Context: one part of a larger RNA
RNA sequence: UGACGGGGGCCCGCACAAGCGGUGGAGCAUGUGGUUUAAUUCGACGCAACGCGAAGAACCUUACCUGGGCUCGAAGUGCGCAUCAUAGGCUGUGGAAACACGGUCCUCCCUUCGGGGGAUGCGGAUAGGUGCUGCAUGGCUGUCGUCAGCUCGUGUCGUGAGAUGUUGGGUUAAGUCCCGCAACGAGCGCAACCCCUGUCUCCAGUUGCCAUCGGGUAAUGCCGGGAACUUUGGAGAGACUGCCGGUGACAAACCGGAGGAAGGUGGGGAUGACGUCAAGUCCUCAUGGCCCUUACGUCCAGGGCUACACACGUGCUACAAUGGCCGGAACAAAGGGUUGCCAACCCGCGAGGGGGAGCUAAUCCCAAAAAACCGGUCCUAGUUCGGAUUGGAGUCUGCAAUUCGACUCCAUGAAGCUGGAAUCGCUAGUAAUCGCGGAUCAGCACGCCGCGGUGAAUACGUUCCCGGGUCUUGUACA
Numbered sequence: 001u002g003a004c005g006g007g008g009g010c011c012c013g014c015a016c017a018a019g020c021g022g023u024g025g026a027g028c029a030u031g032u033g034g035u036u037u038a039a040u041u042c043g044a045c046g047c048a049a050c051g052c053g054a055a056g057a058a059c060c061u062u063a064c065c066u067g068g069g070c071u072c073g074a075a076g077u078g079c080g081c082a083u084c085a086u087a088g089g090c091u092g093u094g095g096a097a098a099c100a101c102g103g104u105c106c107u108c109c110c111u112u113c114g115g116g117g118g119a120u121g122c123g124g125a126u127a128g129g130u131g132c133u134g135c136a137u138g139g140c141u142g143u144c145g146u147c148a149g150c151u152c153g154u155g156u157c158g159u160g161a162g163a164u165g166u167u168g169g170g171u172u173a174a175g176u177c178c179c180g181c182a183a184c185g186a187g188c189g190c191a192a193c194c195c196c197u198g199u200c201u202c203c204a205g206u207u208g209c210c211a212u213c214g215g216g217u218a219a220u221g222c223c224g225g226g227a228a229c230u231u232u233g234g235a236g237a238g239a240c241u242g243c244c245g246g247u248g249a250c251a252a253a254c255c256g257g258a259g260g261a262a263g264g265u266g267g268g269g270a271u272g273a274c275g276u277c278a279a280g281u282c283c284u285c286a287u288g289g290c291c292c293u294u295a296c297g298u299c300c301a302g303g304g305c306u307a308c309a310c311a312c313g314u315g316c317u318a319c320a321a322u323g324g325c326c327g328g329a330a331c332a333a334a335g336g337g338u339u340g341c342c343a344a345c346c347c348g349c350g351a352g353g354g355g356g357a358g359c360u361a362a363u364c365c366c367a368a369a370a371a372a373c374c375g376g377u378c379c380u381a382g383u384u385c386g387g388a389u390u391g392g393a394g395u396c397u398g399c400a401a402u403u404c405g406a407c408u409c410c411a412u413g414a415a416g417c418u419g420g421a422a423u424c425g426c427u428a429g430u431a432a433u434c435g436c437g438g439a440u441c442a443g444c445a446c447g448c449c450g451c452g453g454u455g456a457a458u459a460c461g462u463u464c465c466c467g468g469g470u471c472u473u474g475u476a477c478a
Base pairs, nucleotide, nucleotide: 001478002477003475004474005473007472008471009470010469011468012467013466015462016461019426020425021424022423023422026317027316028315029314030313031312032311033310034308035307042053043052064303065302066301067300068299069298070297077125079123080122081121082120083119084118088105089104090103091102092101093100094099108117109116110115128292129291131290132289133288137286138285139281140280141279142277144275149188150187151186152185153184154183155164156163157162168179169178170177194269195268196267197266199237200236201235202234203233204232209226210225213224214223215222240263243257244256245255246254247253319419323378324377325376326375327374328373335366336365337364340359341358345354346353347352385416390411391410392409393408394407395406396405432454433453434452435451436450437449438448
């Protein structure tokens, strides 16, 4: 000087408390451990591994296993020699294919005639490796933590390591600002500048809008038209403790108020200092070293990654009446769409099929929003709750759904009556609850990433648990 303390002071954070909803019990989905297996490919392991890499494992993917093939190789770049129908098309035999051995057609292009290009074979360089080492590395990432810290120059103090500045008094979300001070300044961080959202103004008016005028319809901005409104998207305005009162040290600031759509960082996002964990990744990529080279490379078929006594994590659905079922009838936002989205209409109980209009999309389509609301029914029961499991019949995608897809219909109707110890999230348009979209994708979503609808309760307080900041103290630790 740090680190640590079941030392102290001050302060903060959904850290506790106050509340609301969960997890832990059930069934299922998914990941992991374990076990099994020819293989169940590999990595990730407290927080910070475990719906993680994987934003799509039937083949492919695929790295694993079994079996069958190839060896200048599946792809790339040079060199030497040889060959010139080399390539390509059609085709035969064996075969699961890969591949192996054949048949047949065509008889390459440019040329300055020196040659060049292209292809095959052989040879020799090379290739290739998701093989090892993340404790040799780059790059990228997680975490402490969006915590308020981390440093430097000069000066001063100290023999020196170092200190000072950065401590102190206030204040702040903040090393934020003010005051003081052997310090004076500065840098990386904080904040602001950026994006979305909340109010208003101006400009613009189609594919969007419809107040006024007119026309028309069974009905609809449908048409003429309009530029008000909504909206779209560009430019601005607006919030700065600016104003008033109080407190304060005449400061910084804090408390209250006015005005205002918004008030003290308005809400949200992007943004992550010096560093820590030899944290993670050699399987994104790059790369040192080591290793394999008729195999640890490569091609193919089938299997496996989907196994199942069990254990854990993360979720979904429930256990019902604030509910289930039936009928009626409203209101979104954000997205996607031409090898695509697919309307009307017809068929089917349905998944879906037929059909073909429109749309390269503010135009057309996906598209029905759902909860909510209105009416009816069920009457506390393992039930008209719950839907697992199983049988049967189907639909769709795809070369192919047996291992191993999703969905539909009929039947079947399991566990489950609110969950032990323990444990998680959340402070407002949040939690809870309800549906919608997208990426990946032929098909496959209870996961992930977004979107809107309905919409709470509670916070006395900082003694305690956890993490952090700062000052100080002890130390046999560095």